């Protein structure tokens, strides 16, 4: 220096402004109070995958004596973990010169099913050719030749495999473990207005209506309590198997410990908009700069000018997976060259 393998990081910065939504303090007003309306200040405000909902757990309801079947999942050996289809060592198979990468790796002497094609024959056995042995028949130059039936199963040939306790379990099965059910639109409080419902009391001897009272009219329900659902609202909700640094223990994954910090919480859904200044890629042009080249012009660097900045958008949390992503940036490996 080329090609490569392994892993990690980042995901424009700042500053102005306009705005959205939470939370704190103040201030005003509403209300008897809880608290709620506005304004103002200060603070906080998506991601590596927030995404697919694949797998696995916290949580929550329902079910469920206790054993077992059956369904369902996993699978070299080992460990980590709250658990897992994950991770991590490890051995096997494979691929690659290597670094390393992939992995559908339990059981074939419990049992059943397959085994294309080819081949006689695919687990039942069998005989196409060649040999070997017995044996009939014909022929015969007496050496033996042809042909037929039976056995042996050594030998060739066919196939991925050819009788060998064959392959195959990602066919069924066996064996070991593990395994109820639905999900935050779970679950749980608090609760009008209306109609219905119960219970009680009043009501054709006239309740109740017709603006307050009389009189007329009218003519069955009317007042109370109670409890269930509905609109609303509130709890679940974000401090958590939680982050970052040190140390110790382990080959790692992981665990322990210490000190440090708090980091969205909306909910018909807030996390944006503009505008300058830099910063990084990609074009176009310019250049009295550098290299290289006989020269055409290459390659760099300065300057100005446009364009672009990907995938994507938290909805109970969390661990893993898998997909999607413009650029760029670091670290350690391995094979080859070429200098010292």
């Nucleotide at each position: 220096a080329a090609a490569g393998c392994a892993g990690g990081c980042c995901a424009g910065a700042c500053a102005a402004u306009c705005g959205c939504u939470g939370c704190u303090u103040g201030g005003u007003u509403c209300g008897c109070a809880a608290g709620g309306g506005c304004c103002a200040a200060g603070g906080g405000g998506a991601g590596g995958a927030a995404a697919g909902u694949c797998c696995g757990g916290a949580c929550u309801c329902c079910a469920c004596a206790g054993g077992g079947c059956a369904g369902g999942g996993u699978g070299u050996u080992g460990g980590c973990u709250a658990a897992c289809a994950g991770c991590c060592a490890u051995c096997c198979a494979c691929g690659g010169c290597a670094a390393c990468g992939u992995g559908c790796g339990g059981a074939a002497u419990a049992g059943g099913g397959c085994c294309a094609c080819a081949g006689a024959g695919a687990c039942g056995a069998g005989u196409c050719u060649u040999c070997c042995c017995a044996u009939c028949g014909g022929g015969u130059u007496c050496g033996c030749c042809c042909g037929g039936c039976g056995g042996g199963a050594a030998g060739g040939g066919u196939g991925a495999a050819a009788c060998g306790c064959g392959g195959u379990a990602a066919c069924c099965u066996c064996c070991a473990c593990c395994u109820g059910g639905a999900g935050c639109a779970a679950u749980c409080c608090c609760a009008a207005a209306u109609a219905g419902g119960c219970a009680g009391g009043c009501g054709u001897u006239g309740a109740g209506g017709c603006g307050g009272c009389c009189c007329g009219c009218u003519g069955a329900g009317c007042c109370u309590g109670c409890g269930g659902g509905u609109a609303g609202g509130g709890a679940g909700c974000u401090g958590g198997a939680g982050c970052c640094g040190g140390c110790c223990g382990g080959u790692a994954a992981c665990g322990g410990u210490c000190g440090g910090c708090c980091u969205a919480g909306a909910g018909g859904a807030a996390u944006g908009g503009u505008u300058g200044u830099c910063a990084c890629g990609c074009c176009c042009g310019g250049u009295u700069c550098g290299c290289c080249g006989c020269a055409a012009g290459g390659c760099g660097g300065c300057c100005a000018g446009g364009c672009g900045c990907a995938c994507a958008g938290a909805a109970u949390c969390c661990g893993g997976c898998u997909u999607a992503u413009c650029g760029g940036c670091c670290u350690g490996c391995u094979u080859u060259g070429c200098u010292u």
A computed fold for a 340-nucleotide RNA from Cupriavidus pampae, annotated as Bacterial RNase P class A. Rfam family: Bacterial RNase P class A. Rfam classes the family as a ribozyme. A source record names the gene rnpB. Of the family's consensus pairs, 94% are formed in the model. The sequence is in RNAcentral, with records from ENA. The prediction has a mean pLDDT of 77.